[in-house]
Molecule: small-subunit ribosomal RNA
Organism: metagenome
């Protein structure tokens, strides 16, 4: 819309009631709640007063009134105009909207009059008289509203005292500015405006200007005083895009209201227009960062309204975040084979993670389920009941957002729940492994360069915990800005002195006052919040409730010691007076002699000056010397002195004249006149500045000469300014007693000044001053110490970590230098002070020492050997490297030695050990290939034996691999050197806060820290000395292999017998101690040609090396911790190097020659070695050696002297000196002498003829010189190192110097200790800042010029009955423009300095006497 089926007959129009949504007229809110701190340094906050200078809706309380008119306009209807926004025109019409008139006073206003009262204007109360001014109705009839008038309750204006920030590098500021009179506006006083009129008023008790900043209860921290700060809550304020107006109203100049300017956004049809989140949510940006576009008016609260209600992002609430406060949980008991893994360690085991786990038993907070479930609610309606008529009491009925939440039951099941920092000290908690001044940590100190408790992981611990750490900012500790509570001689700090204004403190006693000040009282200090006591949410967090307290102000009434205000009086503070004495006190004038310089004249002749040495300069044109005379200028020997004077700076021949001043004695006078002293004013070394003098000597600059690497220095020869004089500036010094003035008070000694006490050489005398010592006290100490830096008081001034910097900017003074005031960025953990122990000194004192010095002999030159360095090389293996390495490690490199290096094998190999077992295949001999190891074959089959078994090899078990790879700076062990120097600690006691000292110094000695004496020091330890051992003497014992006086034999050889006596040998003894005399000291000792006596003054000599110092030296001598390599950085093998060679340098040898070579002869050791050995003694050989041969396993035999000393001969010569190098022959060792042995002989026969700067050793049986042995070894590159003897010297005054070393003591800025520390410049990197010709932003203000909105005057024409409005015009202003300036601030080529940075230049300025204090 259609059919269809059913009852309740439906639809429109007019009237009228109910209801309910809209617009519009009025009313009343909207100025409250809510936000958010732009701005303001101010009556804007806090406090406390005041208004007799005010206002006030809606409430309460009283009085009294409401009376008659009128004119319009929304809305609604018609119409225009526009994109819109609106906006116009026409015509009607209402009120509690508006407007006229009437009434009035206890209102207001004019007049005047009285009583009271106060705080100056004056306030109130009474009575006159005159003027002027109001109002609305609705109603359920119970009321409600409405006009105006008092009074009151709230809320509000304006005034004031105090009280609230930073910079004086902001010191002057203001014209309607201060005040008066009038007038005008406001609710209301005022310059709040405006005429006029006067010249005020504010400021150093910070006006003004510039920066910051809302103010307060309270928060944080602090013992407190403070500091810091103002987020939630609460109170005031102030603001609402930015700047201005005002209008409504009771209240606003009004966040979600209006008008204009600006700026910024959208929207348009380009003609106009809209807009305002610092309201809740919410978006975007910005940021290290900070939440939902929730739900409800249910509570409490507002607003309107009679009410019902209705509006409320105020408000309850609820989401989100561990952001923060509180509470609870992640489980409890038992449970040990202390399991396994982790992680460690002295590692066949042990400790940790640990009763932890696993298991058993228990509980369920929490949490899932499921089941009941609250309070917060009272109201308000409505009925009904009382009386005091707006109040209660009863009843009814309604109303929960949170929320089916909080809670309770039941049920499951240890079930669902552990991080985060730290672990060097500070600060609770350790270890491993990695890294290797790298990564890296750090709050400070600092940690990390191969064993990192400090990094990074682990393991283990320690803290707190649903949180931990980190960062930021704040207060404490910091008495570290010190009111409580510091300080200034040296650590930072007393003004350069005085005088002196404000200011600050101020003798003695009396009155009076009551402003400080104390007491009592009344007022206020809003709540909240902190505190205590009590209570409510299972507790606490929170919250309620109560008491405290709120330290303040303000008003009253008392008190009157002190302080103050006023009066009076006193003398002791302070001053005057007379008398007297002192002084380089000041000013200016005048004389004086020495000196010096110059000049003039003599005498006189070659040099004078002058230095560490010299020149420069001066002189024969006559210096220096030496004299007389004359001129100059300046300083004032001696006296003189921690002597005086002076406020400090300063003052010094004698003298006059002016002037200051202390200081004494007298106590006469005044009667507190005092002290200090910000500003400010005077003085005020020496340099320097200006105008003028005036300059003798000295003398910045400035020449010259030395020094020097330079030497713009120091030294030296000149020299100008300037030093003086006078008048000006300048205003600083380590201007210092590093000590501010002033007053009081405190133990003592001792010197001096210049007074008094009687005359005074005496004095327990006094006053003022100047010095020394030294108690309490103080002081960090050193120190001060009646002249205080000690107790006290006053006042000023001045410090707060080093640097940057007493500099920059600005500002004041200056003629310039420059002075004052005076900072920041930025860097650094220090910088300072006073002590102390050492080391150091181109510091002092004393002392040793072959340390000089005095002596003999070397090195340094030349061969040649050896070592290093350095080059070279495949390789020249490594180590020692000033002294304290270089003939070292090495007491022996041809192969081994060997660690290098080429090459070629091996990979549990190779040696060994050690315990077991088994074996007799190992083994020897030979053969290929090879450089050899090795590879690969052939033969052969142990060896002693007490027969038990033992050795060898071999194979196999099992354990330890090897490394001359790295780290001496991880280490032990040794070792060198300071140094065989006399030093280096303890205990206890005393001194010092203490580091420390004292003993250990001091006066002697001594080789000694040796010993004596003194002494707050007694003692005592490791050195020193003795004790050991060689050696010089004697004895006694022993007497073979030594020895041989006697006694016998003899081959004449201690050869034998023998002997113990002698040398000797080796064992114990004795001797020497200043014992002994004389001398000197007190004594330790010391001298002494002493005496004995082998030795005389530790006889000689040698072991012996304190505490330490060189990170000395050595991982290859050995051991050992880490690291590292494992078919190699092990290991085995041949060669080859370690032996190279333009060079330097150390040790040494050999010479250069006559004290000698050479030839011949003839003597004297000592101490060692020797069987794979030394080897007599024969033979050969020029010889090195070789072939024979005997003796010792050694006081037995053997390996052995040279120089010496005699006698030839050479003749000073590159030789009869040297002997190298190089050529031949050879010995000998050995697997094997080419790289690469040595010795022999015959030949060659080099440099070199005494060594330059320079260095070394020795003080007596030593230095030189002779020779001899021995380890190592097969041999030897050995001329080397270790012993032994034998000849044998010279010096030493003496300790100033050079080196080193003790001890006392100085002075440091040293402490890795002088090879120390440490400064400036320049060169290079980075940082912050100052100038700069500019340029550029920003603020506030000024003159001019122009003005919107919109109050307020003024207006005649136009509109209205009126009121009273349009329109014009006036002032004044936001804003704009526009000039000159002022102020901050960014940037700027250049260009100043400053800070910082492992290893950069050039000097060496400070620190020591720093080398010129």
């Nucleotide at each position: 819309g259609c059919g269809c089926u059913g009852c309740u007959u439906g639809c429109u129009u007019c009237a009228g009631a109910u209801g309910a949504g809209c617009a519009c007229c009025g009313g009343c809110g909207c100025a409250c709640g809510g936000g958010u701190g732009a701005g303001u340094a101010a009556c804007g906050c806090g406090u406390a007063u005041g208004c007799a200078a005010c206002c006030u809706g809606c409430c309460u309380a009283u009085u009294a009134c409401a009376g008659a008119g009128g004119c319009a306009u929304a809305g609604c209807c018609c119409g225009a105009g526009g994109a819109a926004a609106c906006u116009c025109g026409g015509a009607u019409u209402a009120a509690u909207a508006c407007c006229u008139c009437a009434u009035a006073a206890c209102g207001u206003c004019u007049u005047a009059a009285g009583g009271c009262c106060g705080c100056a204007u004056g306030g109130u109360c009474u009575a006159a008289a005159g003027a002027u001014u109001a109002a609305a109705a609705c109603u359920c009839c119970g009321g409600u509203g409405g006009u105006a008038a008092u009074a009151g309750a709230u809320g509000g204006g304006c005034a004031u005292g105090c009280g609230u920030g930073a910079c004086a590098u902001u010191a002057g500021a203001u014209a309607g500015u201060u005040g008066g009179u009038g007038a005008g506006g406001u609710a209301a006083c005022g310059g709040c405006u405006c005429a006029c009129c006067a010249a005020g008023u504010c400021g150093a008790c910070g006006a003004u200007g510039u920066c910051u900043a809302g103010g307060g209860g309270g928060c944080c921290u602090g013992a407190g005083a403070g500091g810091g700060u103002g987020a939630u809550c609460c109170c005031c304020c102030a603001c609402a895009c930015u700047g201005g107006u005002a209008c409504u109203g009771a209240g606003a100049c009004a966040c979600g209201g209006a008008c204009c300017a600006g700026a910024c956004u959208c929207c348009u049809a380009c003609g106009g227009g809209a807009g305002g989140c610092a309201g809740c949510a919410g978006u975007g940006a910005g940021g290290a960062a900070u939440a939902u576009u929730g739900g409800u008016c249910a509570a409490u609260g507002g607003g309107c309204g009679c009410a019902a209600g209705c509006c409320u992002g105020a408000a309850c609430c609820a989401g989100c975040c561990a952001u923060c406060c509180c509470g609870c949980g992640u489980g409890a008991a038992g449970g040990a084979u202390g399991a396994a893994g982790g992680c460690u360690c002295u590692a066949u085991g042990g400790g940790u993670c640990g009763u932890a786990a696993a298991c058993u038993u228990c509980u369920u907070u929490u949490g899932u389920a499921u089941a009941g479930g609250a309070a917060u609610a009272a109201c308000a309606c409505u009925g009904u009941c009382a009386c005091g008529u707006g109040u209660g009491g009863c009843a009814g009925c309604c109303u929960g957002c949170a929320u089916g939440u909080a809670c309770u039951a039941u049920a499951c099941g240890a079930a669902u729940a552990a991080g985060c920092a730290u672990c060097g000290g500070c600060u609770a908690a350790c270890u491993c492994c990695g890294u290797g001044c790298c990564a890296g940590c750090a709050g400070c100190c600092g940690c990390g360069g191969u064993a990192a408790u400090a990094c990074g992981g682990a393991g283990g611990a320690u803290g707190c915990a649903a949180g931990c750490g980190u960062u930021a900012u704040c207060c404490g500790g910091a008495u570290u800005u010190a009111u409580u509570g510091g300080g200034u001689u040296u650590a930072a700090a007393g003004g350069g002195u005085a005088c002196g204004u404000a200011g600050g403190c101020g003798g003695a006693c009396c009155u009076a006052u009551a402003a400080g000040u104390c007491a009592g009282a009344g007022g206020u200090g809003a709540a909240a919040u902190u505190u205590u006591g009590u209570a409510g949410c299972u507790u606490a967090a929170c919250u309620a409730u109560a008491a405290a307290a709120c330290u303040g102000c303000c008003u009253u009434u008392g008190a009157u010691a002190c302080u103050g205000u006023a009066g009076a009086u006193c003398u002791u503070g302070a001053a005057u007076u007379u008398a007297g004495u002192u002084g380089a006190g000041g000013u200016a004038g005048g004389c004086g002699g020495a000196a010096u310089a110059u000049g003039u004249a003599a005498u006189g002749u070659a040099g004078c000056g002058g230095u560490g040495a010299a020149a420069u300069g001066c002189u024969u044109a006559g210096a220096u010397a030496u004299c007389a005379c004359a001129u100059a200028g300046a300083a004032c020997a001696c006296c003189g002195a921690u002597u005086g004077c002076g406020a400090a700076g300063g003052c010094a021949g004698c003298u006059u004249a002016c002037u200051a001043a202390a200081c004494u004695a007298a106590c006469a006078u005044u009667g507190a006149c005092g002290c200090u002293g910000a500003g400010g004013u005077a003085c005020g070394a020496a340099a320097g500045c200006g105008u003028g003098g005036g300059g003798a000597g000295c003398g910045a600059a400035c020449a010259g000469g030395a020094u020097u690497a330079g030497a713009u220095a120091c030294c030296c020869u000149g020299g100008u300014a300037g030093u003086c004089c006078a008048c000006g500036c300048a205003g600083u010094a380590a201007a210092c007693g590093a000590u501010g003035a002033u007053c009081a008070c405190u133990c003592g000694c001792u010197g001096u000044u210049g007074g008094c006490g009687a005359u005074a050489c005496a004095c327990a005398g006094u006053c003022a001053g100047u010095g020394g010592c030294a108690a309490a006290g103080c002081g960090a100490a050193a120190g001060u110490a009646u002249u205080a830096a000690g107790u006290g008081a006053u006042c000023c001034a001045c410090c707060u970590g080093g640097g940057g910097a007493g500099u920059a900017c600005g500002c004041u003074c200056g003629c310039a230098a420059g002075a004052g005031u005076g900072g920041a960025a930025c860097u650094c953990a220090a910088a300072g002070g006073a002590a102390u122990u050492g080391a150091c000194g181109g510091g002092g004192g004393c002392c040793c020492g072959c340390a000089c010095a005095a002596g003999c002999g070397g090195u340094g030159g030349a061969a040649c050997a050896u070592g290093u360095g350095g080059u070279u090389u495949a390789a020249u293996u490594c180590g020692a490297u000033g002294a304290u390495a270089c003939g070292c490690g090495a007491g022996g490199a041809a192969c081994c030695u060997u660690a290098c290096c080429u090459g070629g094998g091996c990979u549990u190999a190779a040696a060994u050990g050690u315990a077991g077992a088994u074996u007799g295949c190992a083994u020897u001999u030979u053969g290929u290939a090879g450089a050899a190891a090795u590879a690969u074959g052939a033969a052969u089959u142990u060896c002693c034996u007490u027969c038990g078994g033992g050795a060898c090899u071999a194979u196999u078990u099992a354990c330890a691999a090897g490394g001359u790879g790295c780290u001496g700076c991880a280490u032990g062990g040794u070792u060198g050197u300071c140094g065989u120097c006399a030093g280096c600690u303890c205990g206890u006691g005393c001194c010092g806060u203490g580091a420390g000292g004292u003993g250990u110094c001091g006066g002697g000695u001594u080789a000694a820290g040796u010993c004596c004496c003194a002494u707050a020091a007694c003692g005592a330890g490791c050195g020193c000395a003795a004790c050991c051992c060689c050696u010089a003497u004697c004895g006694u014992u022993a007497g073979u292999u030594g020895c041989c006086a006697u006694c016998a034999g003899u081959u004449c050889g201690g050869c034998u017998g023998g002997g113990g006596a002698c040398u000797c040998u080796a064992a114990c003894g004795a001797a020497a101690c200043u014992g002994c005399c004389g001398g000197u000291g007190u004594a330790a000792a010391c001298c002494g040609u002493g005496a004995g006596g082998a030795a005389g003054g530790u006889g000689g000599g040698g072991a012996u090396g304190a505490c330490g110092u060189c990170a000395a030296a050595u991982c290859a001598g050995c051991a050992c911790g880490g690291c590292c390599c494992u078919u190699a950085u092990g290991u085995c093998c041949a060669g080859g190097g370690c032996u190279a060679c333009a060079c330097a340098c150390g040790u040494g040898u050999u010479a250069c020659a006559a004290u000698g070579g050479u030839c011949g002869a003839u003597a004297c050791a000592a101490a060692g070695g020797g069987c794979a050995g030394c080897u007599a003694c024969c033979u050969g050989g020029c010889a090195a050696c070789a072939g024979g041969a005997u003796g010792c396993u050694a006081a037995u035999c053997u390996c052995u002297a040279a120089a010496a000393u005699c006698g030839g001969u050479c003749u000073u010569a590159g030789u009869u000196c040297g002997g190298a190098u190089c050529g031949g022959a050879g010995u000998c060792u050995g697997c094997a002498a080419c790289u690469c042995g040595a010795c022999u002989c015959c030949g060659u026969g080099a440099a070199g003829c005494u060594g330059g700067a320079a260095u070394c050793g020795c003080u007596a049986g030593u230095a030189a010189u002779c020779g001899u042995a021995u380890a190592u070894c097969a041999g030897c590159a050995a001329c080397g190192a270790u012993a032994c003897g034998g000849u044998g010297a010279a010096u030493a005054c003496g300790u100033u110097c050079c080196c080193g070393g003790g001890c006392c003591u100085u002075g440091u800025a040293c402490a890795c200790a002088c090879c120390g520390c440490c400064c400036g410049u320049c060169a290079a990197g980075c940082c912050a800042u100052g100038g700069a010709a500019g340029u550029u932003u920003u603020g506030g203000g000024u003159g001019c010029c122009u003005g919107a909105a919109g109050u307020c005057c003024g207006u005649a024409a136009c509109c209205g009955u009126a009121a009273g409005g349009a329109g014009c015009g006036g002032c004044c202003u936001a804003g704009g423009g526009u000039a000159a300036a002022c102020a901050a601030g960014a940037u700027g080529a250049c260009u100043g300095g400053g800070g910082c940075u492992a290893a950069g230049u050039c000097g060496u300025a400070a620190c020591a006497a720093g080398g010129u204090a």